RNA sequence: GGGCCGGUAGAUCAACGGCAGAUCGCGUCCUUGGCGUGGACGAGGUUGCGGGUUCAAAUCCCGUCCGGUCCA
Numbered sequence: 001g002g003g004c005c006g007g008u009a010g011a012u013c014a015a016c017g018g019c020a021g022a023u024c025g026c027g028u029c030c031u032u033g034g035c036g037u038g039g040a041c042g043a044g045g046u047u048g049c050g051g052g053u054u055c056a057a058a059u060c061c062c063g064u065c066c067g068g069u070c071c072a
Base pairs, nucleotide, nucleotide: 001071002070003069004068005067006066007065010024011023012022013021018055026042027041028040029039030038048064049063050062051061052060
């Protein structure tokens, strides 16, 4: 330098172009004498960044940055 894969909540990961979710973690409450377990509710997101297409983009297209991998 080129090919491919990936980047979404604090972490690990989902999401046929149509409300952005799960699990763990975190907070409050219930349960306990207390902790833990269990249960209920909740907070937490410019979907790496910049453009384009579309009525509508995490998703499609272009560029770019970062990580992984293969080739040179």

Predicted 3D model of a 72-nucleotide RNA (transfer RNA) from a Candidatus Micrarchaeia archaeon. Rfam family: tRNA. The family's RNA type in Rfam is transfer RNA. Rfam links the family to the GO term triplet codon-amino acid adaptor activity. Taxonomically the source falls in Candidatus Micrarchaeia (Archaea, Nanobdellati, Microcaldota).